[in-house]
Molecule: Bacterial RNase P class A
Organism: soil metagenome
RNA sequence: GACCGGACGGUCGCUGUCGAAAGACAGAGGAAAGUCCGAACUCCGCAGAGCAGUGUGCCGGAUAACGUCCGGGACGGCCGGUUCAAGCCGGUUGGACGGAAAGUGCCACAGAAAACAUACCGCCCGGGCCGCAAGGCUCAGGUAAGGGUGAAAAGGUGCGGUAAGAGCGCACCGCCGCGGCAGUAAUGCAACGGGCAGGGCAAACCCCACACGGAGCAAGACCAAAUAGGGAGGGAUUUUCCCGGCGAGCCUUCGGGCGCGUUGGGGAUGCGUGCCGGCUCGGCGCGCCACAACCUUCGGGUAGGUCGCUUGAGCCCCGCAGUAAUGCGGGGCCCAGAGGAAUGACCGUCCCGUCGCAAGACGGACAGAAUUCGGCUUACAGGUC
Numbered sequence: 001g002a003c004c005g006g007a008c009g010g011u012c013g014c015u016g017u018c019g020a021a022a023g024a025c026a027g028a029g030g031a032a033a034g035u036c037c038g039a040a041c042u043c044c045g046c047a048g049a050g051c052a053g054u055g056u057g058c059c060g061g062a063u064a065a066c067g068u069c070c071g072g073g074a075c076g077g078c079c080g081g082u083u084c085a086a087g088c089c090g091g092u093u094g095g096a097c098g099g100a101a102a103g104u105g106c107c108a109c110a111g112a113a114a115a116c117a118u119a120c121c122g123c124c125c126g127g128g129c130c131g132c133a134a135g136g137c138u139c140a141g142g143u144a145a146g147g148g149u150g151a152a153a154a155g156g157u158g159c160g161g162u163a164a165g166a167g168c169g170c171a172c173c174g175c176c177g178c179g180g181c182a183g184u185a186a187u188g189c190a191a192c193g194g195g196c197a198g199g200g201c202a203a204a205c206c207c208c209a210c211a212c213g214g215a216g217c218a219a220g221a222c223c224a225a226a227u228a229g230g231g232a233g234g235g236a237u238u239u240u241c242c243c244g245g246c247g248a249g250c251c252u253u254c255g256g257g258c259g260c261g262u263u264g265g266g267g268a269u270g271c272g273u274g275c276c277g278g279c280u281c282g283g284c285g286c287g288c289c290a291c292a293a294c295c296u297u298c299g300g301g302u303a304g305g306u307c308g309c310u311u312g313a314g315c316c317c318c319g320c321a322g323u324a325a326u327g328c329g330g331g332g333c334c335c336a337g338a339g340g341a342a343u344g345a346c347c348g349u350c351c352c353g354u355c356g357c358a359a360g361a362c363g364g365a366c367a368g369a370a371u372u373c374g375g376c377u378u379a380c381a382g383g384u385c
Stems, first nucleotide, its partner, number of pairs: 001385004006350007014027005029366001033377002036375005041216004048281004053212005058072005073097001075094008098207002103205002105201003120147002122143003126139005155173006174196001175194003180189003220307004230298005241266007249258003270288007314333008351364005
């Protein structure tokens, strides 16, 4: 890493199918689990804009699809080889592997300093003081080689160079830029130019690219009581507010005012509410006076029943294509389908483990279908390869 997951028989039960009955046949898993991803299927939604939100993230392929799988690349760890050394080469293994030269933020403890670099110890030049001298103390500078701290210290190794040092110079390695070649691509290779800028963290905010409606079989579809309630018609009409016109009447300080009748219009750019994935804008719709008994009629829902429900991206064998994931072709098979929920209990023989001289005793994991698939993750006595 892959596979198996006690075997056989009997008795009594349970669920399903078939059967007139007797009865016959079938009846949990590698994870049925977590419900974490991806789909099928079903219903609802689907005018638009902006903002927010969630997820994914090297390249190519596989697939119905995926955050899965396969192959490759770069990087990190480990092992081996090699080099003076840095490094390089080979094997193996790991994973949310776009961006840290867009911006913001953070980097514990330790440490002088954690990002506009920094001088704690040390090293070195010079001045002063002490000392016969070696040297010591002190002041002002130089220095990132050495020590020390840390997960990480501002390119690395070697040689030269220097007062001591330093890409200060050179070689090699790394890096940056630039074009070239190879490759489907990720990327790799060597050349030229540049002494070297730009520490780390995005599973911190964020930026970039791409994708994304919601709910789930208690989805949903059909049949359909009793009781209650709803719509329409009859009953059977009744009537409010505002504005205007007309008519006649009454009052009048002669400006006008008051109510009545009739007729027409309005009741919203407002309020409430529903929908449009979460918000905003915006859009669409409904309501904005009330209406009894009784009669007729229509439709919805509930209880209950039926379907969805197991023939399916199905399982087994063989062949072909492909490095592989996987695909294609041929043959064979039918393998739980309940609905508070069956799949169990006991006995016998054997198997495995422990204990025991023996007879024998005890134990045999994790767990358990509920619409169905593809994955991932987690649990697992014992055994085989």